[in-house]
Molecule: transfer RNA
Organism: Rhodopirellula sp.
RNA sequence: GCGUCCCUGGUGUAAUUGGCAGCACGGCUGGUUCCAACCCAGUUGGUCAGGGUUCAAGUCCUUGGGGGCGUG
Numbered sequence: 001g002c003g004u005c006c007c008u009g010g011u012g013u014a015a016u017u018g019g020c021a022g023c024a025c026g027g028c029u030g031g032u033u034c035c036a037a038c039c040c041a042g043u044u045g046g047u048c049a050g051g052g053u054u055c056a057a058g059u060c061c062u063u064g065g066g067g068g069c070g071u072g
Base pairs, nucleotide, nucleotide: 001071002070003069004068005067006066007065010025011024012023013022019055026044027043028042029041030040031039048064049063050062051061052060
């Protein structure tokens, strides 16, 4: 350089082939406890960036960025 795949909260992952972004852990607050842990309840936070298609995009198209694999 070429081919191919991947990118979703702090972390790990789902979204049934376009239709309300969900779960677990974590953080925070409260309960429980003599204190803490465990446990219980509530809460917090996300689609790599720009553009396009569409009534509607995490999903499709395109440009760029980052990463994995193969190859010269």